Predicted 3D model of a 373-nucleotide RNA (Bacterial RNase P class A) from Labilibacter marinus. The source organism's lineage runs through Bacteria, Bacteroidota, Bacteroidia, Marinilabiliales and Labilibacter. The model forms 93% of the base pairs in the Rfam consensus. It matches the Rfam family "Bacterial RNase P class A". Rfam links the family to the GO terms dimeric ribonuclease P complex, tRNA processing and ribonuclease P activity. The family's RNA type in Rfam is ribozyme. The sequence was found by an Rfam model in a public genome assembly. The coordinates come from a structure-prediction model, not an experiment, and the mean pLDDT is 76.
[in-house]
């Protein structure tokens, strides 16, 4: 000088008119006005309601260490396996296998193996054939009972042995741990996955949530459940319902009267259907685990002090329009200047993250090539 990689900042600036929009003020008087993702609706929460506990089963969702955080499935820093890239870096994984289950097809057999083949005994003119014993050699498979040698056996096998390797167990050293790296010891010796197993953990709906003011009204009207039993009574008790997931159990809590000999009919309580009325405001609505800056600790995420600032709260929804002149890029060219472009993109209860968009421009720091000195 190119190309890379990693992390951060900006998000077009001003000035004039004119117009919106809430606060304010006697008065346009004053001093504001849409983002790093305001998107997605993927988490976690604050903050509302649902009176008040609890137990088990269902489902769900997390997953290695240590630390941040209000929390997180989230962020910083590791550790191990592994997968791309020359590298600077990008990812993906991470509880357990004791019991349970699964590894298609091939193959004798996927863990209680024997198809070929060795090897003993018998039969048999050779071939071959029947009983037994093997898992060393071949096949088949992604994967076939740890590897190499050496003893030993009828053949052979951790059967022994020596080395090595995987576990399990005791221990030293380094690290806060995950781990990593060493000695010793034990023939203790498939692997891989999981919808299995076992931890931790979870209500449920949301500002259209809820509050409170006004208005209106009809539950007429059909179905069906319950209105039991004991007790002077209070109450229990059984039913029929409600209450925090979807079931069970348990707590708590609401109903129940009158006539009839009696079926039963009336009224209460509830479930389910049909149906009518009224629907206008206030508030929740913006001071927040809030920014921003300076010092300390720390590898960082972040944390503690101190000082500064209060920066839209509309409700069918404002926050724009115009001129110039500056910035930034791109393109022609009389090198004077001219034309062009400025992305993704628009709060709606409120914060913190994750994903996804996206024109550029700068700032630091690291790597690969090539030249030069």
């Nucleotide at each position: 000088a190119u190309a890379g990689c990693a992390a951060g900042u900006c998000a077009g600036u001003c000035u004039a008119u004119c117009g919106c929009c809430g606060c304010u003020u006697a008065a346009u008087u004053g001093a504001g006005g849409a983002g790093g993702a305001a998107a997605g609706u993927c988490c976690g929460g604050g903050c509302a309601a649902u009176a008040a506990a609890g137990a088990g089963c269902a489902c769900c969702a997390u997953g290695c260490u240590u630390c941040c955080u209000a929390a997180c499935g989230g962020g910083a820093a590791g550790a191990u396996a592994u997968u791309c890239g020359u590298g600077a870096g990008a990812g993906u994984a991470u509880a357990g296998u004791a019991a349970u289950g699964u590894a298609g097809c091939a193959g004798a057999a996927a863990a209680u193996a024997a198809c070929c083949g060795u090897c003993c005994a018998g039969c048999u003119u050779u071939u071959g054939u029947u009983g037994g014993a093997u898992a060393a050699g071949g096949g088949u498979g992604a994967a076939a009972a740890g590897g190499u040698g050496a003893g030993g056996u009828a053949a052979g096998a951790g059967c022994u042995c020596a080395c090595c390797g995987g576990u399990g167990c005791u221990u030293g050293u380094g690290g806060u741990a995950a781990c990593a790296u060493g000695a010793g010891u034990a023939g203790c010796c498939g692997u891989a996955c999981a919808a299995c197993u076992g931890a931790u953990g979870g209500a449920u709906u949301g500002c259209a949530a809820g509050a409170c003011c006004a208005a209106a009204u009809a539950u007429a009207u059909u179905a069906u459940g319950a209105u039991u039993u004991c007790g002077a009574a209070a109450g229990a008790u059984a039913c029929a319902g409600a209450g925090c997931u979807g079931c069970u159990c348990g707590c708590u809590u609401u109903g129940g009267u009158a006539c009839g000999u009696a079926a039963g009919u009336a009224g209460u309580c509830g479930u389910a259907a049909g149906g009518g009325g009224u629907a206008g405001g206030u508030u929740g609505c913006u001071g927040a685990a809030a920014a921003u800056u300076a010092u300390a600790a720390g590898u960082a995420a972040u944390u503690a002090u101190a000082a500064u600032u209060u920066u839209a709260g509309a409700c069918a929804a404002a926050u724009g329009a115009u001129a110039g002149a500056c910035c930034a890029u791109u393109c022609u060219u009389u090198u004077a200047u001219g034309a062009g472009u400025g992305a993704c993109a628009g709060a709606a209860c409120c914060c913190g993250g994750c994903u996804u968009a996206u024109c550029g421009a700068c700032u630091u720091g690291c790597u690969a090539u090539a030249u030069u000195u």